A computed fold for an 83-nucleotide RNA from a Candidatus Anaeroferrophillacea bacterium, annotated as c-di-GMP-I riboswitch aptamer. Model confidence (mean pLDDT): 83 of 100.
[in-house]
């Protein structure tokens, strides 16, 4: 401890897919799992993007409401320190 970030220590998180749950949907919460991740901790009212889905005669679109921080930049807090 500001930059940076190690065949270092100590620790944490928990993809996929499986089970109970909510939910019209995306996609979430709990339990098992553990690919990963140096912030894989927060923020979606900070700006991109991908998804969803009521209404609206149908479909598309578009408006509208939603969802995802483990899509990406950005804020914003944090454990350790080797070089």
């Nucleotide at each position: 401890a500001g930059c940076g970030g190690a065949c270092a220590a100590a620790g944490c998180c928990a993809c996929a897919c499986c089970c109970c749950g909510a939910g019209u949907g995306a996609u979430c919460g709990g339990g098992g799992g553990c690919c990963g991740g140096a912030a894989a901790g927060c923020c979606a009212u900070c700006g991109g993007g991908u998804c969803u889905c009521c209404a609206c005669a149908u479909u598309c679109c578009a408006u509208g409401a939603g969802a995802c921080g483990g899509c990406c930049g950005g804020g914003u807090u944090g454990c350790c320190u080797a070089c």